[in-house]
Background:
Predicted 3D model of a 73-nucleotide RNA (transfer RNA) from a Candidatus Woesearchaeota archaeon. The sequence was found in a public genome assembly. Its Rfam family is "tRNA". Taxonomically the source falls in Candidatus Woesearchaeota (Archaea, Nanobdellati).

């Protein structure tokens, strides 16, 4: 220098051919217990890495950047 993959909740990750963003773990409250743990119920928590564009509508498509990982020379 060129090519590929990844970036979404505190953590690990889903998210189909563009249509109001989810799970597990963790956290909070309540129930249960003599009290913890475990279990059950409910809840909080996201400008989907950044910018521009396309579109009625973008996490998703296009272009340009950034970061991490890998390959080639």
């Nucleotide at each position: 220098g060129c090519c590929c993959u990844u970036u979404u909740a505190g953590c690990u990750c889903a998210g189909u051919c563009g249509g109001u963003a989810g799970a597990g773990c963790g956290c909070u409250a309540c129930a249960u217990u003599g009290g913890u743990a475990a279990u059950g119920u409910a809840g909080a928590g996201g400008c989907c890495c950044c910018g521009c564009g396309u579109u009625c509508a973008a996490a998703u498509c296009g272009c340009g950047g950034a970061a991490a990982g890998g390959g080639c020379u």